Predicted 3D model of an 88-nucleotide RNA (c-di-GMP-I riboswitch aptamer) from Peribacillus saganii. It matches the Rfam family "c-di-GMP-I riboswitch aptamer". Rfam links the family to the GO term cyclic-di-GMP binding.
RNA sequence: CCACGAUAAUAGCAAACUCUUACGAAAGUAGAGGACGCAAAGCCACGGAUCUAAGGUAGUUAUAUACUAUGGUAGCCGGGCUGCCGAA
Numbered sequence: 001c002c003a004c005g006a007u008a009a010u011a012g013c014a015a016a017c018u019c020u021u022a023c024g025a026a027a028g029u030a031g032a033g034g035a036c037g038c039a040a041a042g043c044c045a046c047g048g049a050u051c052u053a054a055g056g057u058a059g060u061u062a063u064a065u066a067c068u069a070u071g072g073u074a075g076c077c078g079g080g081c082u083g084c085c086g087a088a
Stems, first nucleotide, its partner, number of pairs: 004086002012038002017033004022029002036075001042081003046078003049073003055068004
């Protein structure tokens, strides 16, 4: 230095849930509280997967309904970049 990840150590992040005259059509996001967990649960939508359907298309007398991402999920997986420590 690379790989690897321990009943090690120092730190870190923060699920569900609650609150908010918050943002958003929604999925969801942000802040505060809170810890289920995480060796990258740090960052990035490149690929797959998945959520939503405002708008659009189809449909209907009309409503219902179906399809669709340009919207989201990095704590779904893969991939890329960067990083703490040092037992086997």